[in-house]
RNA sequence: CUGGAGAGCGGCGCCCGCCCGGACAGCGGCGCCCACCGAAGGGGCAACGCGGGCGCAGCCCGCGGAAACUCUCAGGUCACAGGACAG
Numbered sequence: 001c002u003g004g005a006g007a008g009c010g011g012c013g014c015c016c017g018c019c020c021g022g023a024c025a026g027c028g029g030c031g032c033c034c035a036c037c038g039a040a041g042g043g044g045c046a047a048c049g050c051g052g053g054c055g056c057a058g059c060c061c062g063c064g065g066a067a068a069c070u071c072u073c074a075g076g077u078c079a080c081a082g083g084a085c086a087g
Stems, first nucleotide, its partner, number of pairs: 001087003008034001010033005016028003035077003041073001042071003048064007
């Protein structure tokens, strides 16, 4: 540099900004609530390894222990952006 998934253009409120001659509306921002997603980051563990214990064919405890699995703290839910990962 190129490719790159999922899930809300959800509701309420605030007043700050943009827009406007001014307002309304709209867009953006912030706060709260509900629903949802997993692929920034982060947490969890199986086999197994090490150490220890016991009533020692075995069992128990502690530590270590991967992921695209799992949790959803963080993050995200039109597009843009971001994006694990791949080339």

A computed fold for an 87-nucleotide RNA from a Betaproteobacteria bacterium, annotated as Glycine riboswitch aptamer. The source organism's lineage runs through Bacteria, Pseudomonadati, Pseudomonadota and Betaproteobacteria. The prediction has a mean pLDDT of 80.